[in-house]
This is a predicted structure of a 73-nucleotide RNA (transfer RNA) from a bacterium.
Its mean pLDDT, the model's own confidence on a scale to 100, is 81.
Rfam family: tRNA. By type it is a transfer RNA.
RNA sequence: GCCGUCUUAGCUCAGCUGGUAGAGCAACAGUUUUGUAAACUGUAGGUCCGGGGUUCAAAUCCCCGAGACGGCU
Numbered sequence: 001g002c003c004g005u006c007u008u009a010g011c012u013c014a015g016c017u018g019g020u021a022g023a024g025c026a027a028c029a030g031u032u033u034u035g036u037a038a039a040c041u042g043u044a045g046g047u048c049c050g051g052g053g054u055u056c057a058a059a060u061c062c063c064c065g066a067g068a069c070g071g072c073u
Base pairs, nucleotide, nucleotide: 001072002071003070004069005068006067007066010025011024012023013022019056027043028042029041030040031039049065050064051063052062053061
């Protein structure tokens, strides 16, 4: 220099063919316990890496960037 994959909650990741953003763990509250842990129930937490475009509508499609990883030279 070229090619490919990835970037979504604090962490690990889903999210189909464009149509109201989710799970597990963690956090917080409650139940239970003499108390802690465990278990169970509930709550909160996201302008989906940034910018632009297409569209009635974009995490999703297109373009330009940034970062991580891998391959080729």